Context: one part of a larger RNA
RNA sequence: CCGUGGUCAAGGAACUCGGCAAAUUAGCCGCGUAACUUCGGAAUAAGCGGUGCCCCGCUCAGGCGGGGCCGCAGUGAAAUGGGCCAAGCGACUGUUUAACAAAAACACAUCACUCUGCUAACACGUUAAGUGGACGUAUAGGGUGUGACACCUGCCCGGUGCUGGAAGGUUAAGGAAGGGGGUCAUCUGUUUCGACUUGUCGGAAUGGAAAAGCUCUCGACCGAAGCCCCAGUAAACGGCGGCCGUAACUAUAACGGUCCUAAGGUAGCGAAAUUCCUUGUCGGGUAAGUUCCGACCUGCACGAAUGGUGUAACGAUUUGGUCACUGUCUCGACCACGGGCUCG
Numbered sequence: 001c002c003g004u005g006g007u008c009a010a011g012g013a014a015c016u017c018g019g020c021a022a023a024u025u026a027g028c029c030g031c032g033u034a035a036c037u038u039c040g041g042a043a044u045a046a047g048c049g050g051u052g053c054c055c056c057g058c059u060c061a062g063g064c065g066g067g068g069c070c071g072c073a074g075u076g077a078a079a080u081g082g083g084c085c086a087a088g089c090g091a092c093u094g095u096u097u098a099a100c101a102a103a104a105a106c107a108c109a110u111c112a113c114u115c116u117g118c119u120a121a122c123a124c125g126u127u128a129a130g131u132g133g134a135c136g137u138a139u140a141g142g143g144u145g146u147g148a149c150a151c152c153u154g155c156c157c158g159g160u161g162c163u164g165g166a167a168g169g170u171u172a173a174g175g176a177a178g179g180g181g182g183u184c185a186u187c188u189g190u191u192u193c194g195a196c197u198u199g200u201c202g203g204a205a206u207g208g209a210a211a212a213g214c215u216c217u218c219g220a221c222c223g224a225a226g227c228c229c230c231a232g233u234a235a236a237c238g239g240c241g242g243c244c245g246u247a248a249c250u251a252u253a254a255c256g257g258u259c260c261u262a263a264g265g266u267a268g269c270g271a272a273a274u275u276c277c278u279u280g281u282c283g284g285g286u287a288a289g290u291u292c293c294g295a296c297c298u299g300c301a302c303g304a305a306u307g308g309u310g311u312a313a314c315g316a317u318u319u320g321g322u323c324a325c326u327g328u329c330u331c332g333a334c335c336a337c338g339g340g341c342u343c344g
Base pairs, nucleotide, nucleotide: 001339002338003337004336005335006334007333008332010330011329014328019325027051028050029049030048031047036041038148052069053068054067055066056065057064058063070074082323083322084321085320086319087318088317089315090314094106095105111145112144113143114142115141116140122132123131124130149310150309151308152307154240155239156238159237160236161233162232163231164230165229168228169227170226174222175221178218179217180216181215182214183213186209187208188207189206190205191204192203193202194201195200196199241259242258243257244256245255268302269299280296281295282294283293284292
């Protein structure tokens, strides 16, 4: 010097990002116990008192009553809640990043939408068999979102998606009237050779035309779903304006005008886990408060199941305050053990 444990005058959070760490509290019995509340809770709320041993009496054998004794101290050691107030988030018990995150994240009961009529939808599987779903059958099963409960959940279907519709437009493979090219039996022209019966036959070379078939190709027309189209649907994905003027002080604008839109944000909340300007302004708390609480509304850029606003209970959650308590600190000291270090 370090680690672990312990003690401390006076003060008592002045420490610090922050009471981190430590201290306080603690068992049992009696009394007593607020706001709020979903009437269950909150609650061991808070707070106060008792607690050992001996003798006697009673006893339902747990204790109770009376008398006495000792200590600084009687849950005499150990084990064994610190409490309160306010706010955010999440209702709750649960789950999670094995080994830096336990949470406000996930799940959850609830609610809603949607698919599925059974060889179900859906999933696994080689487009299979088969299996799960389920030895279930729409009060069932799958998917998605929301997330107890209370009060609620506004407007927009123009875009995207989904569902339905079928008149018209478009349209694949395929079919197909017809057209064109290649090939080619055959016919024919020219040149040439041979034969003879003298204009015929045969051969060779080289041109032209060309049926059917085969093949290549074009193709009017026919041709489903889809798309275009027409509707519906937002607890589907999503979206939810601007400018100007106006009241008998001023200010403001219930009101009016105008442009655009599918429709222009309703209730509620609001400097918020969301507010840039911002330490907004006012109030509270402090001697002093960028945090906190209550308001205001000028919402850069809240807002209604990507749920809105509340909410008792709950939380190793986050934030602010407070009582008690303390070596966190003023400010350090000492003790015990272990290590380092020095000497041997």
Model confidence (mean pLDDT): 86 of 100. Large-subunit ribosomal RNA, domain IV from a Bacteroidota bacterium, 344 nucleotides, folded computationally.